RNA sequence: GAGGGACUCUCUGGAGAAGCUCAUUUUUUGAGUGCCGAAGGUGCAAGGCGCAAGCCGAAUCUCUCAGGCAAAAGGACAGAGGCUGAUUC
Repeated sequence: GAGGGACUCUCUGGAGAAGCUCAUUUUUUGAGUGCCGAAGGUGCAAGGCGCAAGCCGAAUCUCUCAGGCAAAAGGACAGAGGCUGAUUC
């Protein structure tokens, strides 16, 4: 000097599903019904460990606990840039 994992910050893009019903109320709270999956969380296939029971073990899969169902906000993930930077040449 060049490449560069991970963490974190900024910007951009970013889906689905009720602007439902009732009560309370004056925009809050509670209840009910129907839905959605892309914060988070649950479950596990191959495989591994163990004498065994069992344990570990991925996802945008699964469950729908949490969250959500106009806009806003949030949002997995993706792109760009910045900080730090193992390590390699």
The RNA shown here (Glycine riboswitch aptamer) has 89 nucleotides. The coordinates come from a structure-prediction model, not an experiment, and the mean pLDDT is 77. Of the family's consensus pairs, 85% are formed in the model. Rfam family: Glycine riboswitch aptamer. From the family's description: This family represents the bacterial glycine riboswitch. Rfam links the family to the GO term glycine biosynthetic process.